[in-house]
Context: one part of a larger RNA
Molecule: small-subunit ribosomal RNA, 3' major domain
Organism: uncultured prokaryote
RNA sequence: UGACGGGGACCCGCACAAACGGUGGAGCAUGUGGUUUAAUACGACGAUACGCGUGGAACCUUACCCAGGCUUGACAUGUAUUGGAAAUCCCUAUGAAAGUAGGGACCUCCCUUCCGGGACCGAUACACAGGUGUUGCAUGGCUGUCGUCAGCUCGUGUCGUGAGAUGUUGGGUUAAGUCCCGCAACGAGCGCAACCCUUAUCCCUAGUUGCUAAUUUUGCCGCAAGGUAAAAUGCACUCUAUGGAGACCGCCGCUGAUAAAGCGGAGGAAGGCAAGGAUGACGUCAAGUCAGUACGGCCCUUACGCCUAGGGCUACACACGUGCUACAAUGGCCGAUACAAUGGGCAGCGAUACCGCGAGGUGGAGCAAAUCCUAAAAGUCGGCCCCAGUUCGGAUUGCAGGCUGCAAUUCGCCUGCAUGAAGCCGGAAUCAUUAGUAACCCCGUAUCAGCCACGACGGGGUGAAUACGUUCCCGGGUCUUGUACA
Numbered sequence: 001u002g003a004c005g006g007g008g009a010c011c012c013g014c015a016c017a018a019a020c021g022g023u024g025g026a027g028c029a030u031g032u033g034g035u036u037u038a039a040u041a042c043g044a045c046g047a048u049a050c051g052c053g054u055g056g057a058a059c060c061u062u063a064c065c066c067a068g069g070c071u072u073g074a075c076a077u078g079u080a081u082u083g084g085a086a087a088u089c090c091c092u093a094u095g096a097a098a099g100u101a102g103g104g105a106c107c108u109c110c111c112u113u114c115c116g117g118g119a120c121c122g123a124u125a126c127a128c129a130g131g132u133g134u135u136g137c138a139u140g141g142c143u144g145u146c147g148u149c150a151g152c153u154c155g156u157g158u159c160g161u162g163a164g165a166u167g168u169u170g171g172g173u174u175a176a177g178u179c180c181c182g183c184a185a186c187g188a189g190c191g192c193a194a195c196c197c198u199u200a201u202c203c204c205u206a207g208u209u210g211c212u213a214a215u216u217u218u219g220c221c222g223c224a225a226g227g228u229a230a231a232a233u234g235c236a237c238u239c240u241a242u243g244g245a246g247a248c249c250g251c252c253g254c255u256g257a258u259a260a261a262g263c264g265g266a267g268g269a270a271g272g273c274a275a276g277g278a279u280g281a282c283g284u285c286a287a288g289u290c291a292g293u294a295c296g297g298c299c300c301u302u303a304c305g306c307c308u309a310g311g312g313c314u315a316c317a318c319a320c321g322u323g324c325u326a327c328a329a330u331g332g333c334c335g336a337u338a339c340a341a342u343g344g345g346c347a348g349c350g351a352u353a354c355c356g357c358g359a360g361g362u363g364g365a366g367c368a369a370a371u372c373c374u375a376a377a378a379g380u381c382g383g384c385c386c387c388a389g390u391u392c393g394g395a396u397u398g399c400a401g402g403c404u405g406c407a408a409u410u411c412g413c414c415u416g417c418a419u420g421a422a423g424c425c426g427g428a429a430u431c432a433u434u435a436g437u438a439a440c441c442c443c444g445u446a447u448c449a450g451c452c453a454c455g456a457c458g459g460g461g462u463g464a465a466u467a468c469g470u471u472c473c474c475g476g477g478u479c480u481u482g483u484a485c486a
Stems, first nucleotide, its partner, number of pairs: 001486002003483003007480007015470002019433001021431003026325008034316002042053002064311002067308004073128001077127008088105007109118003130300002133298003139294001141289003144285001146283001151190006157166003170181003196277004201245003205241003210235002215232007248271001251265005327426001331385007344373002348367002353362003392423001397418007439462007
C1' cells in the first nucleotide's frame, strides 16, 4: 500500500421487511447429469453452465457410428511431361448411392510465320491442398461477471531515507469523485452527467394510399325532422414525418452557512434524473470461446483428408434446471357482439365465391403495399352446468383423414371421432416484481419446404397490492481500526 475480520461508523441496492404472483407436488415440452448404445457428435458447470452456442437435427445440416468407395484429392495457386473432339449432352453394365468399367452424339473459340502458341478440359509426376485434430494455460478479436457500481489515475508542487502519502481526506449535499465550503496543494485525464433514439404537450410545413368536420350530389329508410351508405369536396380534426418550442429548482415561500442543496406551492401536457432505451472507466475471475472467423506451436497425409447410403444426435430404471397446461364457479361450454399495436409479403401474402364437420381443397380479385392480404383475445349481453375427479383437467391410446417434402418407419405438424391418466393448490426450501410495473389476455417477427415454438425477440389490451422501516440475510461504496496474510 492492499487484502481479510462471526471489528467500528456512515450510506446504497426488490438486499431484507410489506404486498402480489409463482417454482419445489401432477402431466407434458425442453436443456443437463447419469445410464444405455455400433454411435447416442462437441463445447458450457456456484453466482457468471443447464428453452445456453443452436435464430428450426426426417435427408441435408452433421462434426458421431457402421458400410461402400476416392487419393494432387470436394476447393486454391504453380511447375514439368502428355492427350484433346474447348465446352456440353446421352446411353449400357454393376451398385443403396458415390463410384468403377465401357459406348455414343456434338466435330468447336482466339492468334498464327501453318511449326506452333493461348483459352478451356482431362491424364501422369511434384510443390501442395485439406483437417469441426490438439493446446482458450501460446494468442487476436468478441463476450459474460463484479456493475451503470462511482470509482480509477496522471502532471507539477509539497511531505517522507524509502515503499509511498498528499490531491481523492474533512463539514454539508447528490443517483453520482454531483456540487458547495474548507484544506499544501494547484490543475488535468478516463469514468458520472449532458450531447443520441423512443414516448408524453404545442406550433410551422406537407395532404396520398391517410382523415372526412362543414358544404354539395346520389341511393336506401322515413309524412317530416332526420338517419344511413357511397361519391364529390376539403386538409378543420385524427394520423403520418421533417423542422422548431417546451423543464432550467426558472418563479414564490420555508429550511440551510449568505453556499451547494432540500422541502412545500404556483403555473404547466410534463417537476425536480419526466419515463424507457442505447451507452459499461482502471481492472478482476490464467472466467468463456482454437467448433463463427483469424492466428503461433504440435500432430494426421491411400488418412485424423474427401465422397456416398443407412443409422445416430429423438435411446430411458432414474436425478436436477427452465417452461407450458391444470387442479376449476372471479370457472367450463354454447350463441350473439365491441375495441389494438408492432410487423411480414413476389419461387411471396392471398380476398369474394364454391366444396369439406374440420385440418384443408378448388380457384386466383387485389397487392413489390399508409392502397391488397388484415381476422385480436381476455371484455360485454343472453343461456346451460350446481361443487362432483364433474359439462374440471387434458395425458395416453385406437381408427379415419389433411399438409409440407425425393422421402414423415426410426423421427414432422395439423384435423375429426372415440378413449379420458395423473392432478382437489403442492414438504424443506426457493424466484420475480415498486406502475402502466406485477398478474391475466391475445397479436406479430426472425430462423423456416414443413416443424416438434409451450422457446427467443418484439407489440398492444385489461390492470392491481405494498414499502412501518434498515435490527437481521446477501452484494456493494466511503472513512477508520486490528492482523503471525501478500